The prediction has a mean pLDDT of 81. The RNA shown here (SAM riboswitch aptamer (S box leader)) has 109 nucleotides and comes from a marine eukaryotic metagenome. The sequence is in RNAcentral, with records from MGnify. Of the family's consensus pairs, 93% are formed in the model.
RNA sequence: UUAUCCAGAAAGGUGGAGGGAUCAGGCCCUAAGAUACCUUAGCAACCAUCUCCGUACAAUGCGGUUCAAGGUGCUAAUUCCUGCUUCGAGUUUUUUAGAAGACUGAUAA
Numbered sequence: 001u002u003a004u005c006c007a008g009a010a011a012g013g014u015g016g017a018g019g020g021a022u023c024a025g026g027c028c029c030u031a032a033g034a035u036a037c038c039u040u041a042g043c044a045a046c047c048a049u050c051u052c053c054g055u056a057c058a059a060u061g062c063g064g065u066u067c068a069a070g071g072u073g074c075u076a077a078u079u080c081c082u083g084c085u086u087c088g089a090g091u092u093u094u095u096u097a098g099a100a101g102a103c104u105g106a107u108a109a
Stems, first nucleotide, its partner, number of pairs: 001109005010040005018029003023083004041075003046071002052064004084101004090095001
């Protein structure tokens, strides 16, 4: 920089207190042992590999499909939810359900 982020996938061991990125609020997980680390297993299909189809052509392009043993990643909850901007049924107003976008973050190339 580009793409994706409402799908999917857990057991054992170590360890012993908080954890869910950060701040605030909410909500949730956690001594029936969380978070983390290790092992094994699994998920997925970004890269690599395999099958086929369509399309384009100057081209090793583009789209889809199958595979998946390798490189990563992932395996509570939508990036757990809200926060900022715009719209906004309803509401006297503040503002609320909701919609779109942004921000932040994560992963891949």